[in-house]
Context: one part of a larger RNA
């Protein structure tokens, strides 16, 4: 290479959009490139194979045949593929009106209050009260619970922490409790075996912009499709750059314990970071460890969204169809575990990937990156 494979043994790119390419629904007519058949030419000889013959046999040699699966030319066939042409609607899509949803993005609005201003009343005591109008500047969407901190009141000797303690906080008044204020981050209950998204992921409330999905009924386009090497985009956390922010938590670090030791597990502190804006990084047990698309192949139960029907004529309930999610289970598959209409069954199209363990996802080179590093990716040697 061929072959065989990729849930867990090696192996599905983290996910999408899409270029080339590969593959592609039903049907009319044509063509004849692929395809199939005939003929002719060629396909050296020797060798191999078959038949016969010559050396006393054999090896060896001679004669003939077959084969040379190929190529070219030419004549023909038209089912299939291709190409041209006409048509179709079951794939795909568009329109109309509905539905659900933590799908994504952006903006800062509204009300109250305060201050200043105007007017009225009232007055000379600091203050308080009533009515009205305008929105100038900065920040800011709104909300509640909790933690922390600050101020004030009450109050007194402990609090905290653990297996037990200590470090720590507290008579300069802590912890507890009440009132007020500041600030940041996250949104209890609802909450689900639930929903949405291609994946990463998405959860308080309100406004606005926007993507996708699903069900119903018609109308329209007429194969416009599937996959997708390169390419482009998205991509948790951590990390990086610049500038903010910083309540809680918390790598590093410090201290206290534990221990033979304890650079840990436990405790008290605590800085990056976690948050925001902009720009990088491009990885993960990025997992369903299961690529995408469409078809076929027993059922039962639950749940979410939508439709239809019986019934009530309000919902609940029952039957049924489509779409999604979950559990059980037959055939079949599987080394087993298990999977089982959401397949790991049965076949198809296209892509990616694997080929004993270590060396090694390393070295070198190249590309990318500010760096950290990422991607691509060996060999010697060894078992």
């Nucleotide at each position: 290479c061929u072959g065989g494979g990729c849930g867990u043994a090696a192996a599905g790119c983290g996910c999408g959009c899409g270029u080339a390419g590969g593959c592609g629904g039903u049907u009319u007519g044509g063509u004849a490139a692929g395809u199939c058949g005939g003929a002719u030419g060629u396909g050296a000889a020797a060798g191999c194979c078959c038949a016969g013959g010559g050396c006393u046999c054999a090896a060896c040699c001679c004669u003939g045949g077959a084969a040379u699966u190929g190529c070219a030319u030419u004549c023909g066939a038209a089912a299939c593929u291709g190409c041209c042409u006409g048509a179709c609607u079951a794939g795909a899509g568009u329109a109309u009106g509905g539905u659900a949803g933590a799908g994504g993005g952006a903006a800062g609005u509204g009300g109250a209050a305060u201050u200043a201003c105007c007017g009225g009343u009232g007055u000379a005591g600091c203050g308080g009260u009533c009515g009205g109008a305008g929105g100038g500047g900065a920040a800011u969407g709104u909300g509640g619970a909790a933690u922390u901190c600050c101020c004030g009141g009450u109050g007194u000797a402990g609090a905290g922490g653990u297996g037990a303690a200590a470090u720590u906080c507290g008579u300069a008044g802590a912890g507890a409790u009440c009132g007020g204020g500041a600030g940041g981050a996250a949104c209890a209950c609802c909450g689900g075996u639930g929903g949405c998204g291609a994946a990463g992921g998405c959860g308080a409330c309100a406004c606005u912009c926007u993507g996708g999905a699903c069900g119903a009924a018609u109308a329209c386009u007429g194969a416009c499709g599937c996959u997708g090497a390169g390419g482009c985009g998205c991509g948790a956390a951590a990390g990086c750059g610049u500038g903010g922010g910083g309540a809680g938590c918390a790598a590093a670090c410090a201290g206290g314990a534990u221990u033979a030791g304890a650079u840990a597990c436990c405790c008290u502190g605590g800085u990056a970071g976690u948050c925001c804006a902009c720009g990088c990084c491009g990885u993960a047990a990025a997992c369903g460890a299961u690529g995408u698309g469409a078809a076929c192949u027993a059922g039962g139960g639950a749940u979410a969204g939508g439709g239809g029907g019986u019934g009530u004529u309000g919902a609940u309930c029952c039957c049924u169809c489509c779409u999604g999610u979950c559990c059980c289970g037959c055939a079949g598959c599987u080394a087993a575990c298990g999977c089982a209409u959401u397949a790991a069954g049965c076949g198809c199209a296209c892509c990616g990937c694997c080929u004993g363990g270590g060396g090694a996802g390393u070295a070198c080179g190249a590309u990318c990156g500010c760096a950290a590093g990422a991607u691509u990716a060996a060999a010697a040697c060894u078992c």